[in-house]
RNA sequence: GCCUCGGUAGCUAAGCUCGGCCAUAGCAGCGGUUUCGUAAACCGCAGGUCGCGGGUUCAAAUCCCGCCCGGGGCU
Numbered sequence: 001g002c003c004u005c006g007g008u009a010g011c012u013a014a015g016c017u018c019g020g021c022c023a024u025a026g027c028a029g030c031g032g033u034u035u036c037g038u039a040a041a042c043c044g045c046a047g048g049u050c051g052c053g054g055g056u057u058c059a060a061a062u063c064c065c066g067c068c069c070g071g072g073g074c075u
Stems, first nucleotide, its partner, number of pairs: 001074007010027004020058001029045005051067005
């Protein structure tokens, strides 16, 4: 340098193929129920520049272009 996979909440991931309803789950966090108390269990709440910038579109995490970072491969 080229090819390929990936980057989404504090962590791990789904969602991308086929654009659309408030972006989703588990764990972690906070509050509550329960308990003499703690844990567990159950209920609820909060948490997101969807790696960055630009483009297409009525509408982009999703499509297109460029760039950055990480894994693997080739030379």
Predicted 3D model of a 75-nucleotide RNA (transfer RNA) from Candidatus Bathyarchaeota archaeon A05DMB-4. The sequence is in RNAcentral, with records from ENA. The same sequence occurs in records of 3 taxa. Rfam family: tRNA. The family's RNA type in Rfam is transfer RNA. Rfam links the family to the GO term triplet codon-amino acid adaptor activity.